About this RNA:
A computed fold for a 423-nucleotide RNA from Anaerolinea thermophila, annotated as Bacterial RNase P class A. It matches the Rfam family "Bacterial RNase P class A". Rfam's curators write: Ribonuclease P (RNase P) is a ubiquitous endoribonuclease, found in archaea, bacteria and eukarya as well as chloroplasts and mitochondria. Its family is annotated with tRNA processing, ribonuclease P activity and dimeric ribonuclease P complex in the Gene Ontology.

RNA sequence: CAGGUCGGUCGGGCGAUCGCUGCUCGGCAGCGCAAGCCGCCGAUGCAGAGGAAAGUCCGCACUCCAUAGGGUGCGGCGCCGGGUAAUACCCGGGGUGGGGCAACCUGCCGGAUAGGGCCACAGAAACAAACCGCCUGCGCCUUCUUCGGAAGGAGUCAGGUAAGGGUGAAAAGGUGGUGUAAGAGACCACCGGCGCGCCUGGCAACAGGCGCGGCCAGGCAACCCCCGCCGGGAGCAAGGCCAAGCAGGCGCGCAGGAAUUUAUUCCGGGAGGCGGCCCGUCUCCCUGGCUUGCAGGUAGCUGCGAGCCUGAAGCGCCGGGUAGGCUGCUAGAGCCGGGCGGAGACGUCCGGUCGAGAGAGAUGAUCGCCGGAGCGGGGAAAAACCCGCUCUACAGAAUGCGGCUUAUAGACCGGCCUGGGUU
Numbered sequence: 001c002a003g004g005u006c007g008g009u010c011g012g013g014c015g016a017u018c019g020c021u022g023c024u025c026g027g028c029a030g031c032g033c034a035a036g037c038c039g040c041c042g043a044u045g046c047a048g049a050g051g052a053a054a055g056u057c058c059g060c061a062c063u064c065c066a067u068a069g070g071g072u073g074c075g076g077c078g079c080c081g082g083g084u085a086a087u088a089c090c091c092g093g094g095g096u097g098g099g100g101c102a103a104c105c106u107g108c109c110g111g112a113u114a115g116g117g118c119c120a121c122a123g124a125a126a127c128a129a130a131c132c133g134c135c136u137g138c139g140c141c142u143u144c145u146u147c148g149g150a151a152g153g154a155g156u157c158a159g160g161u162a163a164g165g166g167u168g169a170a171a172a173g174g175u176g177g178u179g180u181a182a183g184a185g186a187c188c189a190c191c192g193g194c195g196c197g198c199c200u201g202g203c204a205a206c207a208g209g210c211g212c213g214g215c216c217a218g219g220c221a222a223c224c225c226c227c228g229c230c231g232g233g234a235g236c237a238a239g240g241c242c243a244a245g246c247a248g249g250c251g252c253g254c255a256g257g258a259a260u261u262u263a264u265u266c267c268g269g270g271a272g273g274c275g276g277c278c279c280g281u282c283u284c285c286c287u288g289g290c291u292u293g294c295a296g297g298u299a300g301c302u303g304c305g306a307g308c309c310u311g312a313a314g315c316g317c318c319g320g321g322u323a324g325g326c327u328g329c330u331a332g333a334g335c336c337g338g339g340c341g342g343a344g345a346c347g348u349c350c351g352g353u354c355g356a357g358a359g360a361g362a363u364g365a366u367c368g369c370c371g372g373a374g375c376g377g378g379g380a381a382a383a384a385c386c387c388g389c390u391c392u393a394c395a396g397a398a399u400g401c402g403g404c405u406u407a408u409a410g411a412c413c414g415g416c417c418u419g420g421g422u423u
Stems, first nucleotide, its partner, number of pairs: 001419010012370007020048004024043005030037002050394001054405002057403005062235004069279004074231005079093005094109006110226002115224002117220003131165002133161005140153005173191006192216002194213008239327004248318005256267004268286007288309009334353008371392008
């Protein structure tokens, strides 16, 4: 100097004129039945979209459901250690696979010995077998023969075999040997994997070492499943307040007893809630009238039974009114700077600071100058410099915060790797 890679910051600036939204102060004025709302003028007034505001994939704050208990179901996570309010996030490590010369980038991570299921096609065979082969035997053919037999050939059959070849993602671990009719961890030595035990280092995941054991058929759990841990539900259209206004009807439900201090308790029945279910638990309701039969009593009345009417919490259906106003609504697990601790995420202390709150949804338009990028011309070549033209990213809050993911013209700063040159 060039290329690559990782991290951080910014992501147009300045001025003028007009315009938009909120707030503070001062003044004037209006709308509405009300709750309340709103306009105009002024000020040396103040403030006004993001790193992702996007996706809505996670975690929480907050609000309501009385509490959110146990079990089951369902859902989520899954190597180790740490961080955080919390997380499927972040940091630092471990093991393993892939890309790159490298810096670096990237995928995966409990369990296959609890059980079930799957491994297409090809291939003989994918929890068990033989297509081509190799060996042996009966029988056949040829040759030799010391007449015991030997050698060779083809091949129907019978038996043995899994070392060689083929198929495949994967076919009974590898090398060498013993052994065998021929072979084979059948056996042996070494190596590899696996299991068990011990030692060293490390908080740990793990790494290394030693010993014993022929244990040597796998793979898939983002297949069902098993194990461990976590999880109430719904959501700002949550919720709270004010004003105004109306109209309820039908059906189902058809409903106790005891004690006592007359207002409570207990038992029982019914209804509703706590996620889908069960247990458990909490809350709510549990009336009266008329007629009549029997018995007692007799002035009234009392007990039991029957009939009729009525009747709760609540469930379901039909129908009516309201759509106005205020609030929630932005001071926070906040931001900035510095010290200390920590490899780091982060923690802690000190100081400073207040940065939108709309409501059909506000920050825009015009002009000038400058910045950045690209192209062309001039400049002896190049640079500085000058001139002209073009462009200036992704994109817009809606309760808030912490993450992840996706989009992004370009500029600046720094670390590391590779190459070249110079000293």
Taxonomically the source falls in Anaerolinea (Bacteria, Anaerolineae, Anaerolineales, Anaerolineaceae).